[in-house]
Context: one part of a larger RNA
Molecule: large-subunit ribosomal RNA, domain II
Organism: Candidatus Nanoarchaeia archaeon
RNA sequence: GCCAGGGAGUUUAGUUAAGUGGCAAGGGUAAUUCUGUUAAAGAAGCACCCAGAGCGAAAGCAAUAAGCCCGCAAUUUAUGAGGGGCAAGGUAUGAAAAUGCCUGAAGUCACUUGGCUAAGACCCGAAGCCGAGCGAGCUAUUCUUGGGCAAGGUGAAGCGGAGGUUAGACUCCGUGGAGGCCUGCAGAGGUGCUACGGGCAAGUGCUCUUCUGACCUGAGAAUAGGGGUAAAAAGCCAAUCGAGCUCGGUGAUAGCUGGUUCCUGUCAAAGUUGGCCGUAGUCAAGCCUCGGAGGAGAUAACUAAGAGGGUAGAGAUACGGAUUUGAGAUUUAGGGGAAGAAAUUCCUCGGUUUCUUGUCCAACUCCAAAUAUUUUAGUGUCGUAGAUUCCGGGAGACGGGGGGUAGGGGUAAGCCCUAUUCCCGAGAGGGGAACAACCCAAACCGUGGUUAAGGUCCCAAAAUAUCGUUCAAGUGUUAAAGGGUGAAGAGUGUUUGUAACCAUAGACAGCUGGGAGGUUAGCUUAGAAGCAGCCACCCUUCAAAAAGUGCGUAACAGCUUACCAGUCGAGGUUGCAAGCCUCUAAAAUGGACGGGGCUAAAGCGAUUACCGAUACCACGGACUAUCGCAAGAUAAGUAGUAGACAGGCGUUCUGAUAGGGCGGAAGCAUCUUUACGAAAAGAUGUGGACCUUUUAGAAUUGAAAAUCCUGGU
Numbered sequence: 001g002c003c004a005g006g007g008a009g010u011u012u013a014g015u016u017a018a019g020u021g022g023c024a025a026g027g028g029u030a031a032u033u034c035u036g037u038u039a040a041a042g043a044a045g046c047a048c049c050c051a052g053a054g055c056g057a058a059a060g061c062a063a064u065a066a067g068c069c070c071g072c073a074a075u076u077u078a079u080g081a082g083g084g085g086c087a088a089g090g091u092a093u094g095a096a097a098a099u100g101c102c103u104g105a106a107g108u109c110a111c112u113u114g115g116c117u118a119a120g121a122c123c124c125g126a127a128g129c130c131g132a133g134c135g136a137g138c139u140a141u142u143c144u145u146g147g148g149c150a151a152g153g154u155g156a157a158g159c160g161g162a163g164g165u166u167a168g169a170c171u172c173c174g175u176g177g178a179g180g181c182c183u184g185c186a187g188a189g190g191u192g193c194u195a196c197g198g199g200c201a202a203g204u205g206c207u208c209u210u211c212u213g214a215c216c217u218g219a220g221a222a223u224a225g226g227g228g229u230a231a232a233a234a235g236c237c238a239a240u241c242g243a244g245c246u247c248g249g250u251g252a253u254a255g256c257u258g259g260u261u262c263c264u265g266u267c268a269a270a271g272u273u274g275g276c277c278g279u280a281g282u283c284a285a286g287c288c289u290c291g292g293a294g295g296a297g298a299u300a301a302c303u304a305a306g307a308g309g310g311u312a313g314a315g316a317u318a319c320g321g322a323u324u325u326g327a328g329a330u331u332u333a334g335g336g337g338a339a340g341a342a343a344u345u346c347c348u349c350g351g352u353u354u355c356u357u358g359u360c361c362a363a364c365u366c367c368a369a370a371u372a373u374u375u376u377a378g379u380g381u382c383g384u385a386g387a388u389u390c391c392g393g394g395a396g397a398c399g400g401g402g403g404g405u406a407g408g409g410g411u412a413a414g415c416c417c418u419a420u421u422c423c424c425g426a427g428a429g430g431g432g433a434a435c436a437a438c439c440c441a442a443a444c445c446g447u448g449g450u451u452a453a454g455g456u457c458c459c460a461a462a463a464u465a466u467c468g469u470u471c472a473a474g475u476g477u478u479a480a481a482g483g484g485u486g487a488a489g490a491g492u493g494u495u496u497g498u499a500a501c502c503a504u505a506g507a508c509a510g511c512u513g514g515g516a517g518g519u520u521a522g523c524u525u526a527g528a529a530g531c532a533g534c535c536a537c538c539c540u541u542c543a544a545a546a547a548g549u550g551c552g553u554a555a556c557a558g559c560u561u562a563c564c565a566g567u568c569g570a571g572g573u574u575g576c577a578a579g580c581c582u583c584u585a586a587a588a589u590g591g592a593c594g595g596g597g598c599u600a601a602a603g604c605g606a607u608u609a610c611c612g613a614u615a616c617c618a619c620g621g622a623c624u625a626u627c628g629c630a631a632g633a634u635a636a637g638u639a640g641u642a643g644a645c646a647g648g649c650g651u652u653c654u655g656a657u658a659g660g661g662c663g664g665a666a667g668c669a670u671c672u673u674u675a676c677g678a679a680a681a682g683a684u685g686u687g688g689a690c691c692u693u694u695u696a697g698a699a700u701u702g703a704a705a706a707u708c709c710u711g712g713u
Stems, first nucleotide, its partner, number of pairs: 001713006011119013026050003032044004054061002064087001067086004074079002088103006122259002125256001129249006140223009149213001151183003154179001158175006187210003192206002195204002225241001227237003262648006272285005287396001288394006297382003301379007313367001314365002320361003326355005334349006400424010429440003444621007454611003457596003463608001465607006476598001489583003493580010510567005516540003522534002546561001550559002622638003625634003649702001651699006658692003667686008
């Protein structure tokens, strides 16, 4: 892992609601006692409990024995249970007016079921806390008494001799054998490596440290759990230590994790608001469901007519604040400069003001939307088959998420915070290669057809469809990241449009020839002659030719251009705008149009077919709701998590009932049939003694999951 068996909302008491039943202004007994018997059961027991009167803090006081009106069901159209309104009454407060609560009688007991409370309270699960005991045969430290340390090296003190000296100190040679000395067995340790790592081993191997000492070690003793011991690591105290182990309190507690067992039908959520040491929870409201009351309107949507407003936008001689340019006026006690002996004058900057010009604001507004909100009416929809509403029982949920639109924060985010709408959540199906929320579209079952989104070369259902046009980049089929979308920049790629100009009196480009004179203009300069620089830029001859376009020279020279003619022979030049395309364009294994591949099977515009879903239609069937005596019908419905409600299937046992069985019960195996389903029935084989219908009741009543438990394998 698999298989079999086991495995989780129970019981008692109280309380509340519903259903059913008994009695009813009443209802019920409890303990206990008596009778009785195998048991059961019957009777007594009226203590006590609930109801029958309320109001008030209290003292205390204390209610219509039902007056009037409307009106649902029903029927006699006027009555009218229940219902609604007014009136009246009790009490408290108040001087009063008045206000609060209450009043025209339905409860109580039993059973069943749903909730709540107390208990282990649906089941399993802590780390922990406390108590009583058991542990120092492991290990820590100590005490008592024993044991052990191969071999080798080094050579302290002391001593002897010699030298030395007045005597020494001192030096040398021996002797000697010290040391928490050295090398290194046994022993003790555990440094590095990382072979082993289901091992030789719950640390081994190799390597390494120490090995006469604060050394190692045997035996016997001591210290015990908030305690010991510790050359101190919170180390060790029996493979357990930031408080040992065993048993008990104990089913500790767990707002946390996991699990929680048959079927079908109806409806169907919320992740919001407020409170809480509240944020993994819970309470109240909102949202779901079931039941009842009541009895006539309700209202999403659209249209129309109004109402309030100060947002988007806009504006700036309409305020507050910010702010650009130009011109003018004026002024003061202004700053700077100039002239003048001074008075004073002029220029400039500034202040104030007029005109002009260009811009802004969440906390500006002379203006001012659209939506939205709200009122009324109409249409539409729902509603006497009972709506909107109200009351009561039961919940779940109170972690949300995505797209569009409108905002706020942020450089930004698959980011954070809001509003609104649609989705996912709780929604299958088709498309999007794959893909919760993007597009289409709401799945009762079966069969057949028609379409949606999206597609129609092959994978792969359907056009190698038609017409026009564009692209040559495999652009298409996005390089990344980031930005843009009302769109940065570049292109003599190409297409289209548009505007202007030139052109058979010959354009544009190319080629051939010319391109002159006054003059080397003047100034400057060493020089300046078209061509360093400044100024000016005339006149003449001409078909045309600059007081010179660019090279060049020291300056000239030289080349060239403008300009003109010839040759050639048909379009050319320039600007603006748009379409497609290109550049801009960089990431780490080789690589992503879904792939093959495609020059259309790419882009744009138009057209006609076809494919394509659980959508729509048709037929048949099942169920719900409603109507109907029924048959049947319906412009109605049947996706669904949490959850509410309803009806069933099966297991064990019991009472009653009806049966089966050795001429073969249960069980097991295989097959067949029926039922929407849980399931049921039959046949055959095996088996060898019990089993079951119907009805009522009682439950240790249904397993695939819980790192579930036990057993097997």